[in-house]
Record summary:
Predicted 3D model of a 72-nucleotide RNA (transfer RNA) from Candidatus Roizmanbacteria bacterium CG_4_9_14_0_2_um_filter_35_15. Rfam family: tRNA. Rfam classes the family as a transfer RNA.

RNA sequence: GCCCUUAUAGCUCAACGGAUAGAGCACUGGUCUUCGGAACCAGGGAUAGGGGUUCAAUUCCCUUUAAGGGCA
Numbered sequence: 001g002c003c004c005u006u007a008u009a010g011c012u013c014a015a016c017g018g019a020u021a022g023a024g025c026a027c028u029g030g031u032c033u034u035c036g037g038a039a040c041c042a043g044g045g046a047u048a049g050g051g052g053u054u055c056a057a058u059u060c061c062c063u064u065u066a067a068g069g070g071c072a
Stems, first nucleotide, its partner, number of pairs: 001071007010025004018055001027043005048064005
């Protein structure tokens, strides 16, 4: 230099172009307990940035950024 892959919650992962973007762990509050833990109930929190296609984009296209891999 060229090519490929990946980027979603604090972490690990889901989500045919269409329903309020879900789950586990973590966190917060409550119940319970002498206290803690466990258990149960409830809650907050996310689509890497920009642009395009579409009635509708986490998903498709372009570009940038970051990470990983291959070739030279």
The sequence was found in a public genome assembly. The prediction has a mean pLDDT of 81.